Overview: Transfer RNA from Candidatus Zambryskibacteria bacterium RIFCSPLOWO2_01_FULL_42_41, 74 nucleotides, folded computationally. It matches the Rfam family "tRNA". It is annotated as a transfer RNA. Taxonomically the source falls in Candidatus Zambryskiibacteriota (Bacteria, Bacteria candidate phyla).
[in-house]
RNA sequence: GGGCCCAUAGUUCAGUGGUAGAACGUGUCCAUGGCAUGGACAAGGUCCGAGUUCGAUUCUCGGUGGGUCCACCA
Numbered sequence: 001g002g003g004c005c006c007a008u009a010g011u012u013c014a015g016u017g018g019u020a021g022a023a024c025g026u027g028u029c030c031a032u033g034g035c036a037u038g039g040a041c042a043a044g045g046u047c048c049g050a051g052u053u054c055g056a057u058u059c060u061c062g063g064u065g066g067g068u069c070c071a072c073c074a
Base pairs, nucleotide, nucleotide: 001070002069003068004067005066006065007064010024011023012022013021018054026042027041028040029039030038031037047063048062049061050060051059
């Protein structure tokens, strides 16, 4: 330098053109004498910009970051 893949909640990951979910974690409450544990509820997110569209997290382009393979230099 080129090809490919990835970027979603604090963490690990699903997901789909029509207001985004799980597990763990966090907070509050209930049960217990207390802890552990169990239950209920809540907070919390689509990497950035542009385009297409009535509508973009999803499609297209560019950028940034990460992974991987190849090439080059040495």